[in-house]
RNA sequence: AGUAUUCUUCGGGGCAGGGUGUAACUCCCUACCGGCGGUGAGAGUCCGCGACUCCCUUUGGGGAUUGAACCGGUGAAAUUCCGGUACCGACGGUGACAGUCCGGAUGGCAGAAGAGACGA
Numbered sequence: 001a002g003u004a005u006u007c008u009u010c011g012g013g014g015c016a017g018g019g020u021g022u023a024a025c026u027c028c029c030u031a032c033c034g035g036c037g038g039u040g041a042g043a044g045u046c047c048g049c050g051a052c053u054c055c056c057u058u059u060g061g062g063g064a065u066u067g068a069a070c071c072g073g074u075g076a077a078a079u080u081c082c083g084g085u086a087c088c089g090a091c092g093g094u095g096a097c098a099g100u101c102c103g104g105a106u107g108g109c110a111g112a113a114g115a116g117a118c119g120a
Base pairs, nucleotide, nucleotide: 002118003117005116006115007114008113009112010111017029018028019027031100032099033089034088035049036048037047038046044087045086053064054063055062056061069085070084071083072082073081091103092102093101
């Protein structure tokens, strides 16, 4: 280096302003936000993963489902950069319909970093 190995830490952001209304951070105008790994070059919309939901289970885990982008420019290379215009966002709750409020969650997880063990 590596690994059917142990542990520690870290590991999700966002309704400002206005309108209607008895009531809205939920509607309307407008504003704001973007987990993890990958990639000829940096990605919410490419490829894959996680979260949520559902099913099974010997309770270790296994399986299913799961949103959205185009045009132009630069370049050796970009659906990732620059310019323009679009689009998407679990479940339950609520005085009124929620990506942004409250809750499950002081949770879990993709994964990141570090220490040890084994080993040469």
Background
Predicted 3D model of a 120-nucleotide RNA (FMN riboswitch aptamer (RFN element)). The coordinates come from a structure-prediction model, not an experiment, and the mean pLDDT is 83.